This is a predicted structure of a 73-nucleotide RNA (transfer RNA) from Tsukubamonas globosa. The prediction has a mean pLDDT of 80. It matches the Rfam family "tRNA". From the family's description: Transfer RNA (tRNA) molecules are approximately 80 nucleotides in length. Lineage of the source: Eukaryota > Tsukubea > Tsukubamonadida > Tsukubamonadidae > Tsukubamonas.
[in-house]
RNA sequence: GGGUAUAUAGCUCAGUUGGUAGAGCAACCGGCUUUUAACCGGUUGGUCUUGGGUUCGAGUCCCAAUAUACCCA
Numbered sequence: 001g002g003g004u005a006u007a008u009a010g011c012u013c014a015g016u017u018g019g020u021a022g023a024g025c026a027a028c029c030g031g032c033u034u035u036u037a038a039c040c041g042g043u044u045g046g047u048c049u050u051g052g053g054u055u056c057g058a059g060u061c062c063c064a065a066u067a068u069a070c071c072c073a
Base pairs, nucleotide, nucleotide: 001072002071003070004069005068006067007066010025011024012023013022019056027043028042029041030040031039049065050064051063052062053061
C1' cells in the first nucleotide's frame, strides 16, 4: 500500500425479507431458608462505533471515517 471480518446493555452474544431493541450472566428488590449459598419471581440498564445518504420508516441497504483482529505485498 491492497483486501477480509468484527463494532448492539456493565460482560458474552442474538436480532430472519427494512416495520418502534432481545437473551444469558452481572447489579438491585422481593420470596424461600435459622443464616449463607443454591433455587424462584420481578425491576433497572441502549444516541445499535462516528458522520452522511436512500426510504413513509434503517441495528439491517449505500458511501466515507475510526478502532480491533487477520491475510497478501